[in-house]
RNA sequence: CAAAUGGACGACUAGGGUUCCGGUCCCGUCUCGAUGCGACAACAGCAUUCGAUGCGCGACGCUGGUCCGAGAGUUGUCGACCUCAUCGAGGUUACACGGCGGGACAAAAGCCCGGGAGAG
Repeated sequence: CAAAUGGACGACUAGGGUUCCGGUCCCGUCUCGAUGCGACAACAGCAUUCGAUGCGCGACGCUGGUCCGAGAGUUGUCGACCUCAUCGAGGUUACACGGCGGGACAAAAGCCCGGGAGAG
């Protein structure tokens, strides 16, 4: 100076949105209660009234659960290389500033395009 390798998978986290769960709200409805009317010994019944539980439609990302999730985050296993040496053990696995824009899934994102474009 040049070549080759510099890897794979998993768990987790930063982060992310909204399929599903949950939550809040609007509307509707069954039942119950209050109030009023009615009746008037009471009941039944009615209300353009209010409240509670349940159910249903919709809106909202809303602390969360499900879900997605890092090349440059953590960690584990494997692999690779090297050494000792004998069937095992040890060591190494470095460095890494980074758009705009586009893509997928329900959607978004540090996911993918991408160790890209670019920068020094």
The RNA shown here (Guanidine-I riboswitch aptamer) has 120 nucleotides and comes from Paraburkholderia sp. LEh10. Its mean pLDDT, the model's own confidence on a scale to 100, is 82. Its Rfam family is "Guanidine-I riboswitch aptamer". Rfam's curators write: This family represents a conserved RNA structure found upstream of the ykkC and yxkD genes in Bacillus subtilis and related genes in other bacteria. The function of this family is unclear although it has been suggested that it may function to switch on efflux pumps and detoxification systems in response to harmful environmental molecules. The source organism's lineage runs through Bacteria, Betaproteobacteria, Burkholderiales, Burkholderiaceae and Paraburkholderia.